The RNA shown here (SAH (S-adenosyl-L-homocysteine) riboswitch aptamer) has 83 nucleotides and comes from Modicisalibacter xianhensis.
The source organism's lineage runs through Bacteria, Pseudomonadati, Gammaproteobacteria, Halomonadaceae and Modicisalibacter.
It matches the Rfam family "SAH (S-adenosyl-L-homocysteine) riboswitch aptamer". The family has 52 seed sequences and 1,354 matches in Rfam 15.1. For this family Rfam cites "Riboswitches that sense S-adenosylhomocysteine and activate genes involved in coenzyme recycling" (Wang et al., Mol Cell, 2008).
The coordinates come from a structure-prediction model, not an experiment, and the mean pLDDT is 77.
RNA sequence: CUGCCCGAGGGGCGCUGCAGUGCAUGGCUUGCCAUGUACGAGGCUCGGGCAGACGGUCGCAAUCGCAACGGCGCCCAUUCCCC
Numbered sequence: 001c002u003g004c005c006c007g008a009g010g011g012g013c014g015c016u017g018c019a020g021u022g023c024a025u026g027g028c029u030u031g032c033c034a035u036g037u038a039c040g041a042g043g044c045u046c047g048g049g050c051a052g053a054c055g056g057u058c059g060c061a062a063u064c065g066c067a068a069c070g071g072c073g074c075c076c077a078u079u080c081c082c083c
Stems, first nucleotide, its partner, number of pairs: 001052009010076006018043001020039008042069001
């Protein structure tokens, strides 16, 4: 760095459907693309685990502290201020 899994970032209901995935059909350049349909708004960040790739000399321990962000509508919770 990449892929997968788990956890955290307070929640609920509804809407749209980009990415992505499944299914079907077609095109053609056997690999990609297009169309339709279903799902689809934690896909992001942080932490942990597994595997792989690349690179590299600095790493280890202790203490203290601690996120940022997330389409639209409604609601709940939490915090602050005012009445």